The RNA shown here (Glycine riboswitch aptamer) has 84 nucleotides and comes from a soil metagenome. It matches the Rfam family "Glycine riboswitch aptamer". Gene Ontology term of the family: glycine biosynthetic process.

RNA sequence: CAUGCGGGAGAGUCUGACGCCGCGUGCGGUGUCAGCGCCGACGGAGCAACCACCCCGGAAACUCUCAGGCACCAGGACCGCUUG
Numbered sequence: 001c002a003u004g005c006g007g008g009a010g011a012g013u014c015u016g017a018c019g020c021c022g023c024g025u026g027c028g029g030u031g032u033c034a035g036c037g038c039c040g041a042c043g044g045a046g047c048a049a050c051c052a053c054c055c056c057g058g059a060a061a062c063u064c065u066c067a068g069g070c071a072c073c074a075g076g077a078c079c080g081c082u083u084g
Stems, first nucleotide, its partner, number of pairs: 001084002004081004012036001014035010037070003043066001044064003050058002
């Protein structure tokens, strides 16, 4: 560094419209769009302690939220173990 397994947080299961499904016919679920509210531990960007310095610089779990995410699922920095 790669591989397999395990652990792994945060924030609306919000509101409205339209489509689909179910049935007890106005309710539930789901998808898309719009609106406002929010999250940071994939990615991206910024500053910086610090490191390096011949030149070019490197740099966070901090900051910003462009993307991403806000029931479950999925994803997931990081940690542990296995194998090469």